This is a predicted structure of a 1460-nucleotide RNA (small-subunit ribosomal RNA) from a metagenome. The sequence is in RNAcentral, with records from SILVA. It matches the Rfam family "Bacterial small subunit ribosomal RNA". Rfam links the family to the GO terms ribosome and structural constituent of ribosome.
RNA sequence: AGAGUUUGAUCCUGGCUCAGAACGAACGCUGGCGGCAGGCCUAACACAUGCAAGUCGAACGAGAAGCAGGAGCUUGCUCCUGUGGAAAGUGGCAGACGGGUGAGUAACGCGUGGGAAUUUACCCAUUGGUACGGAAUAACUCAGGGAAACUUGUGCUAAUACCGUGUAAGCCCUUCGGGGGAAAGAUUUAUCGCCAAUGGAUGAGCCCGCGUUAGAUUAGUUUGUUGGUGGGGUAAUGGCCUACCAAGACUACGAUCUAUAGCUGGUCUGAGAGGAUGAUCAGCCACACUGGGACUGAGACACGGCCCAGACCCCUACGGGAGGCAGCAGUGGGGAAUAUUGCACAAUGGGCGAAAGCCUGAUGCAGCCAUGCCACGUGAGUGAAGAAGGCCUUAGGGUUGUAAAACUCUUUCACCGGUGAAGAUAAUGACGGUAGCCGGAGAAGGAGCCCCGGCUAACUCCGUGCCAGCAGCCGCGGUAAUACGGAGGGGGUUAGCGUUGUUCGGAAUUACUGGGCGUAAAGCGCGCGUAGGCGGAUUGGUCAGUUGGGGGUGAAAUCCCGAGGCUUAACCUCGGAACUGCCCUCAAUACUGCCAGUCUAGAGUUCGGAAGAGGUAAGUGGAAUUCCUUGUGUAGAGGUGAAAUUCGUAGAUAUUAGGAAGAACACCAGUGGCGAAGGCGGCUUACUGGUCCGAUACUGACGCUGAGGUGCGAAAGCGUGGGGAGCAAACAGGAUUAGAUACCCUGGUAGUCCACGCCGUAAACGAUGAAUGCCAGUUGUCGGGUAGUAUACUACUCGGUGACGCAGCUAACGCAUUAAGCAUUCCGCCUGGGGAGUACGGUCGCAAGAUUAAAACUCAAAGGAAUUGACGGGGGCCCGCACAAGCGGUGGAGCAUGUGGUUUAAUUCGAAGCAACGCGCAGAACCUUACCGACCCUUGACAUCCCUGUCGUGGAUAGUGGAGACACUAUCUUUCAGUUCGGCUGGACAGGUGACAGGUGCUGCAUGGCUGUCGUCAGCUCGUGUCGUGAGAUGUUGGGUUAAGUCCCGCAACGAGCGCAACCCUCGCCUUUAGUUGCCAGCAUUUAGUUGGGCACUCUAAAGGGACUGCCGGUGAUAAGCCGGAGGAAGGUGGGGAUGACGUCAAGUCCUCAUGGCCCUUACGGGUCGGGCUACACACGUGCUACAAUGGCAAUGACAGAGGGCAGCCAGACCGCGAGGUCGAGCUAAUCCCUAAAAGUUGUCUCAGUUCGGAUUGCACUCUGCAACUCGAGUGCAUGAAGUCGGAAUCGCUAGUAAUCGUGGAACAGCAUGCCACGGUGAAUACGUUCCCGGGCCUUGUACACACCGCCCGUCACACCAUGGGAGUUGGUUUUACCCGAAGAUGGUGCGCUAACCUGCUUGCAGGAAGCAGCCAGCCACGGUAAGGUCAGCGACUGGGGUGAAGUCGUAACAAGGUA
Repeated sequence: AGAGUUUGAUCCUGGCUCAGAACGAACGCUGGCGGCAGGCCUAACACAUGCAAGUCGAACGAGAAGCAGGAGCUUGCUCCUGUGGAAAGUGGCAGACGGGUGAGUAACGCGUGGGAAUUUACCCAUUGGUACGGAAUAACUCAGGGAAACUUGUGCUAAUACCGUGUAAGCCCUUCGGGGGAAAGAUUUAUCGCCAAUGGAUGAGCCCGCGUUAGAUUAGUUUGUUGGUGGGGUAAUGGCCUACCAAGACUACGAUCUAUAGCUGGUCUGAGAGGAUGAUCAGCCACACUGGGACUGAGACACGGCCCAGACCCCUACGGGAGGCAGCAGUGGGGAAUAUUGCACAAUGGGCGAAAGCCUGAUGCAGCCAUGCCACGUGAGUGAAGAAGGCCUUAGGGUUGUAAAACUCUUUCACCGGUGAAGAUAAUGACGGUAGCCGGAGAAGGAGCCCCGGCUAACUCCGUGCCAGCAGCCGCGGUAAUACGGAGGGGGUUAGCGUUGUUCGGAAUUACUGGGCGUAAAGCGCGCGUAGGCGGAUUGGUCAGUUGGGGGUGAAAUCCCGAGGCUUAACCUCGGAACUGCCCUCAAUACUGCCAGUCUAGAGUUCGGAAGAGGUAAGUGGAAUUCCUUGUGUAGAGGUGAAAUUCGUAGAUAUUAGGAAGAACACCAGUGGCGAAGGCGGCUUACUGGUCCGAUACUGACGCUGAGGUGCGAAAGCGUGGGGAGCAAACAGGAUUAGAUACCCUGGUAGUCCACGCCGUAAACGAUGAAUGCCAGUUGUCGGGUAGUAUACUACUCGGUGACGCAGCUAACGCAUUAAGCAUUCCGCCUGGGGAGUACGGUCGCAAGAUUAAAACUCAAAGGAAUUGACGGGGGCCCGCACAAGCGGUGGAGCAUGUGGUUUAAUUCGAAGCAACGCGCAGAACCUUACCGACCCUUGACAUCCCUGUCGUGGAUAGUGGAGACACUAUCUUUCAGUUCGGCUGGACAGGUGACAGGUGCUGCAUGGCUGUCGUCAGCUCGUGUCGUGAGAUGUUGGGUUAAGUCCCGCAACGAGCGCAACCCUCGCCUUUAGUUGCCAGCAUUUAGUUGGGCACUCUAAAGGGACUGCCGGUGAUAAGCCGGAGGAAGGUGGGGAUGACGUCAAGUCCUCAUGGCCCUUACGGGUCGGGCUACACACGUGCUACAAUGGCAAUGACAGAGGGCAGCCAGACCGCGAGGUCGAGCUAAUCCCUAAAAGUUGUCUCAGUUCGGAUUGCACUCUGCAACUCGAGUGCAUGAAGUCGGAAUCGCUAGUAAUCGUGGAACAGCAUGCCACGGUGAAUACGUUCCCGGGCCUUGUACACACCGCCCGUCACACCAUGGGAGUUGGUUUUACCCGAAGAUGGUGCGCUAACCUGCUUGCAGGAAGCAGCCAGCCACGGUAAGGUCAGCGACUGGGGUGAAGUCGUAACAAGGUA
């Protein structure tokens, strides 16, 4: 520090995901040791049991047990004295600390910094005092009540308990006269205490500034409320409380309400700013079963105190009582989840005490837990035969791997034995026989977890076969999975490793640092304007902001730095720095603010001109449409792609004249004008807003923006009343269509128009907020002005409106002085797609609806711009037997052949639009043959190796069984090679064993090779350069031209490659060479080029020549080329062939061959016989023969080319009607043979199902072959079917072509109408490119890229999910009104009761004071009634939404998407 993921690829926007760190964690697998930490995050749920707060006899009375002494006697009892001090009591101090928890609390609660009107037990310092009296009461005794808890009465008693009097330095109150109030003693001394006061220290209370979560779908809240006066109350200020008076107080800088939450130091993360968090430790707060209340006290409204109410629980004799673990352990429960009912007060601290001491679940320790951090170990060295085993393998080897074994060492940790601390100042040690130290034995006791497709370090085999499964994202898995599971190997980490959860980071993805808004999400439809924010020049003052210095504070711990202590580290200790903050103070005065003054450049006013569909109202004009009346006139009109509905003989349409009505304003008219926007268009008048230009003077910052607010605001729509010609939603009819609730047509109502009132939205768009300043130009146009003598022109200038374009900006497109540039100010808005601009709530509206505006759930994308393709019922140019023009066919018939289908035991398999179908098959009777039935073989029909045997064995003949394979028998013939002479080697055969053979079994979607196709179409690319962020572009586009990316010209391109062309073969002309088997002009000869002779000619087969737009003319651009001509055998590629670019179709072929993987192995292999591939209601393709006279039949007889031939071609002769047969010459071929060429010509037939046609069938034959039944071809005789030129549709062909005629060959025993080749005869037509098909180039649109056979929308049906409404129902919370009114304090009363003090006198009574019980009053918790608000749960039914593999119906969008 980044990476993956949208696309065919690219750039951008944008979300999702990952790598890091952390944790009070949990879960899975595993687990040696130690140190230091940590350990109920959930139910502030309920708690059994034990412990957690007592202490003081030096405050007091009394005093048990025990001990000592004494007495009485009944010798074991009683009493007395002393000592002793238990338990309890009075009294004092402490139980307000320590410990726990985080429910409540959005608050002066907390943090920070200040403040004044207070208090503070114990502590410190100081001053003064501590006198004299009195009355009670618990304990105790006695008598009761009660189950208990407890309690009543009587009697006695003490105090540092209580009360009075006196005193008052100082203190308090005061009307300044005065008034008020204190104490306690203990003790032998010493001393400790007590009272009052002052000061301090410490703690506490109170007030204030600032900071402190979210929601406006919470906008108004408040009546003790805000303030004042008097009074009360408090330690103290204060509406804290009360009476009266005033009507205030808070709030858009967010009151009130709702939800959530203890706050902080800190912790985690981060570069930081921030974000998240508030366990452990520390500070503060709050709470103690829930609610309320006070008492005591220095301090509490009190966790282990009290009273009352409530819920729960326990005891009970049913009358009544008791309790509060959010203290430490522990239990139940909840939960994914969190420990021992331990030891000790030895240390540190706390309470009491004079002290000893007692108490202390605070604390110190131990136990449990890998919960975390840190440290250590599980051995070290040598060791290659690179062992064995495992795994892989191309079978060679590689790897595990120096790893192991083996040898030599060591003993940390753990274990065993011994010794043994510091922590403790003299004593006291829970920890603990612990840490440490010494000794001993032995490599001994000790390694797992996750991952290995990319991100992300690490790869192979097997299994599985869209199954099982994986997955953080992208995504793997459908028979060769580095992604699933196992294994081997590897990577990472290590006593841990992974997973899950959460937080921060990456995320500049809320942007202060540090983002955006034309098209990606995002500028309010537009003005005016309030608050607010910002604001021109200059002078002076002030010093709030700002800057600098100083001071206080910012607790400790933590973090950081430096030291130190545990063997190190974690951890701990010390010192420093820091704590970015707040407050006080002293300065500075540039800038901002504030105050005062001045100015004119911003803004405004005045005067004079100017343009304009700016607005409102009234009036008025002509053209057109429709309707009415009328004339003429007659059969149609209208409408459409074509029609029909419709109108018309009751007179339409057309045409003439007149009239009526409503609406809109042709031409001018213009990227012209005006307006803030919406918008505004005949003409005239009235009223009226704004703008521009020129000029002078004036005001003197008066300005800009603008949350709320307010006004305007197209069309449609709504209300009331008018109006209604045309147009026209809805609706009706006619068409179209599979349908057509549409597009088209004929009608037609709201509406459109007017007045008034609503609505308040639009792609209200420049998809671009307003304002100001600055930053190159060029050129139109509108309005005004100045100058040049100037109506036309030029220059300058101000304001508007356009086009192009530089810098700059932008993801690109593009913008570019009218910015999307450079800056400033203010406002609005955005934060992935869908759900959704939806639901609920609020506001507005008559309604329609508008506005504000979520969530659950779901996806990994959605999107912008540009690129290359492909496609378009987009455009342009061009080509092709593509159409057209022609010729001949197919489709109809019969047959042949192939295919589908059906059938079958099998009808083997493949090929499937063009580009499968006379295709693989250049030839299925057996064989072929792969299929079926039956019967046989199992190392096999074939290959290699090993063992044993024989040297071979093979062949022929005959026979038996069998369908045959096969098995058996007999006879005859023939008998290996080399040699080092060794049953040594080779070879052959037979038998055996296993390795293996074998497979036309599967996968052509694992492959090679070969092939088809677009297409013989003219294309496909590269290097360098240039342009572009990039994909890419350029070149290859453009203007011409060509069959051609062929060539020329131009050009940021210049060159090159594969294709084109040429080079190759063949045909056409000539020459040379050669002359047999070919040829014969001349000579001789023959029946015959037969022979002599010759090689001129033909021909044969080799080498050359020839054609290049080379020449001429025209045209074109002086080019490339094109047109015409000459010459020439041939002329513009001369004809034909071979030759097939980059690629496409997962095209075809595993059954030609080769081959990976899988499968079969007495069978899916091998052999044999028979059958099948030849079936047959049918459908299709390709052909043959025909339908006839351009013909049939008969006769006749001339002319080819190219091939083939020895298991062959076969002359000739004879036989047969013939197929053919018998004899038989020649020929291994320019020699012989196939070999007759046929169409042709002549004659005849005369338009018929025929002298056409030949299917079918019968009989008889021929040939091939082991064999002709299934199932061959041919011949003769006989038979003589359909068919009279073929519907829709469709095929081939542009010249020696089509058509027509015959000939040959391959394979083959035989079998052709097929295929391949050969020649003979030999046409017609092409105006042309509108259309169909295919293709090429350029351009355009695109939501396609599996590329239009694409993509994709909505209803319906089914399943699941979350959610809205919903009669209601359940619960929480809160408000208002009223009722009730426990305990309590306060106030009043107090007839009942009372020791102290006072008075009186009858000295034990009375009265008073002061109190108490009781009663009354207001306040008030709980509770109740009624009415609301709000939140949540459930809810029949219902609404839409989302998701789902191949469901249904259509085809709305993307191309002009077929109606933009």

Model confidence (mean pLDDT): 85 of 100.